[in-house]
Transfer RNA from a Minisyncoccota bacterium, 71 nucleotides, folded computationally. Lineage of the source: Bacteria > Bacillati > Minisyncoccota. Rfam family: tRNA. It is annotated as a transfer RNA.

RNA sequence: CGCGGAGUAGAGAAAUGGUAUCUCGGGAGGCUCAUAACCUCCAGAAGUUGGUUCGAUUCCAACCUCCGCAA
Numbered sequence: 001c002g003c004g005g006a007g008u009a010g011a012g013a014a015a016u017g018g019u020a021u022c023u024c025g026g027g028a029g030g031c032u033c034a035u036a037a038c039c040u041c042c043a044g045a046a047g048u049u050g051g052u053u054c055g056a057u058u059c060c061a062a063c064c065u066c067c068g069c070a071a
Base pairs, nucleotide, nucleotide: 002069003068004067005066006065007064010024011023012022013021018054026042027041028040029039030038047063048062049061050060051059
């Protein structure tokens, strides 16, 4: 230099053109003599910039970062 893959809450994952979901973690409440467990609720996220579209996390392009292959 070339090619491929990945980037989503604090961590790990899903979904897929139409409200972003789940587990753990965090906070509050309930239960309990108390703690754990359990139950309920809350907060917290699309790598960046453009394009297509009525509508983009999803499709397209460029860039950034990480991983791999070849050299």